[in-house]
RNA sequence: GAAGUACGCUGGGCAAUCGCCGGUGCAGUGCUGAAAAGCCGCACGGGAGGAAAGUCCGAGCUCCAUAGGGCAAGGUGCCGGAUAACGUCCGGCGAGAGUGAUCUUAGGGACAGUGCCACAGAAAUGUAGACCGCCGAUGGAGCCUUUGGCUCACAGGCAAGGAUGCAACGGUGCGGUAAGAGCGCACCAGCAGCCUGGAGACAGGUUGGCUAGGUAAACCCCACCUGGAGCAAGACCGGAUAGGAGUGCACAUGUGGCGGCCCGUCACGCACUCGGGUAGGUCGCUUGAGCCGGCUGGCAACAGCCGGCCUAGAUAGAUGAUUGCCGCUCCAUCGUGCGAGGCAUGUUGGCAACUUCGAUUGCGUAGAUGCCGUUUGCAGCACUGGGAGUACAGAACUCGGCUUACAGGCAUGCUUCCUCU
RNA sequence: CGGAAUGUAGCUCAGGUGGUAGAGCGCACGGUUCGGGACCGUGAGGCCGCAGGUUCGAGUCCUGUCAUUCCGACCA
Numbered sequence: 001g002a003a004g005u006a007c008g009c010u011g012g013g014c015a016a017u018c019g020c021c022g023g024u025g026c027a028g029u030g031c032u033g034a035a036a037a038g039c040c041g042c043a044c045g046g047g048a049g050g051a052a053a054g055u056c057c058g059a060g061c062u063c064c065a066u067a068g069g070g071c072a073a074g075g076u077g078c079c080g081g082a083u084a085a086c087g088u089c090c091g092g093c094g095a096g097a098g099u100g101a102u103c104u105u106a107g108g109g110a111c112a113g114u115g116c117c118a119c120a121g122a123a124a125u126g127u128a129g130a131c132c133g134c135c136g137a138u139g140g141a142g143c144c145u146u147u148g149g150c151u152c153a154c155a156g157g158c159a160a161g162g163a164u165g166c167a168a169c170g171g172u173g174c175g176g177u178a179a180g181a182g183c184g185c186a187c188c189a190g191c192a193g194c195c196u197g198g199a200g201a202c203a204g205g206u207u208g209g210c211u212a213g214g215u216a217a218a219c220c221c222c223a224c225c226u227g228g229a230g231c232a233a234g235a236c237c238g239g240a241u242a243g244g245a246g247u248g249c250a251c252a253u254g255u256g257g258c259g260g261c262c263c264g265u266c267a268c269g270c271a272c273u274c275g276g277g278u279a280g281g282u283c284g285c286u287u288g289a290g291c292c293g294g295c296u297g298g299c300a301a302c303a304g305c306c307g308g309c310c311u312a313g314a315u316a317g318a319u320g321a322u323u324g325c326c327g328c329u330c331c332a333u334c335g336u337g338c339g340a341g342g343c344a345u346g347u348u349g350g351c352a353a354c355u356u357c358g359a360u361u362g363c364g365u366a367g368a369u370g371c372c373g374u375u376u377g378c379a380g381c382a383c384u385g386g387g388a389g390u391a392c393a394g395a396a397c398u399c400g401g402c403u404u405a406c407a408g409g410c411a412u413g414c415u416u417c418c419u420c421u
Numbered sequence: 422c423g424g425a426a427u428g429u430a431g432c433u434c435a436g437g438u439g440g441u442a443g444a445g446c447g448c449a450c451g452g453u454u455c456g457g458g459a460c461c462g463u464g465a466g467g468c469c470g471c472a473g474g475u476u477c478g479a480g481u482c483c484u485g486u487c488a489u490u491c492c493g494a495c496c497a
Base pairs, nucleotide, nucleotide: 001417002416003415004414005413006412008410009409010408012326013325014324015323016322017321018320020047021046023044024043025042026041028039029038049392053403054402056401057400058399059398060397061230062229063228064227068263069262070261071260073226074225075224076223077222078092079091080090081089082088093107094105095104096103097102108221109220113219114218115215116214117213131162132161133158134157135156138155139154140152141151142150143149144148170188171187172186173185174184175183189211191208192207193206194205195204196203197202234283235282236281237280244274245273246272247271248270249269254268255267256266257265276496277495278494290309291308292307293306294305295304296303297302327390328389329388330387331386335383336382337381338380342378343377344376346374347373349372350371351370352369354367355366357364358363422493423492424491425490426489427488428487431446432445433444434443440477448464449463450462451461452460470486471485472484473483474482
């Protein structure tokens, strides 16, 4: 210098004018014995995000019974830790990808059982399977030169080789055999037991019998977790209407609370359709697992302590608009300036080693090469003036995460390659 | 704001337990008819909304995402 990788931060600024929504203070009105709510005016101060989004997980909060028992259903799934909790986060283990920094990983169990493995193939899980193939020791048939040899491939033996497939029942080699085969041996992979290290996942070693297909994001088994609904939850005030009609189930073997079923428990009517009325207010509502700074502990996630701060609460939905200046990005185009580095080009300069020829220790001559210096141009950078743009997006009860969208900018650690010293 | 469902041919929809995607209408061509319709025959047309994963193999299973549609106020 180039390429890459990990992690964090930021998300335009200033001023003026006109508005919008809350809060606080003051004055007026509210005419009453005196106030208050409300209304109106002025002043001061506050007013979107890193994702406010998707609503995918986990909680708080509220109601349903202090949330009960069993079955079903759903979720999670290597180990340890963090946390209010989690499917989140941190650290590690195994496997895979990369030269590497680093990244990815739904990663328990396939000797509890069941299912599936299309097409192709002889055979797709059963210690199976003979299509091509190998053998034919043994038995059989035939021939001959008959204690034997040869032929046939009939009985049969064989999973080594070919062929099919994602996958063919361990791999390689030697021995062995009629041919073969874990049949025997060595090494490797895998499995089981033991030992050592580790908190554990696991790693290393050793012994053994010789071999066990894949799929659980198929049913299932094991371990752990989960009651339901959601701020349109829910509480209160005020107002209006026809406290209406029909259908069904019931008078406790029913229905509802109890949005899967049973038990249990509480209540006594309930469900659906049609018709009628209202479209108001207050609370919940923002002080909270809160934010900022420092110190301590921890590899880290995070925790503890101390100090400081209060930071939107709208309800069809406020947080905006215009103008000026500045910042940032991109585009086009001249002008001026710069050269530590890049590309090309010229060169009467210097140096280096090499080659040719001559002289002969170290010199001269010519050639091409490299480096340095230098010329010019291009690209680049800076400045001045022009034009265009300035992302994703918008709180709706509140938090912790995840995921997705996002113009541009800033900071730090690490890796690989190239060049120079 | 909260809750649910659905995306497959131009349109409306099928596709039990994963094995390579169909039906009806429509469209094109041919036949039939003097001609048109109807009818008969043949054919084209699909990245299964998008992306990633599991598997030998995904329309189907899992995760994320996008789009569309539906339901939900209170009182008697």

The prediction has a mean pLDDT of 75.
This is a predicted complex of two RNAs, RNase P RNA and transfer RNA, with 497 nucleotides together.
It holds a member of the Rfam family "Bacterial RNase P class A". Gene Ontology terms of the family: dimeric ribonuclease P complex, ribonuclease P activity and tRNA processing.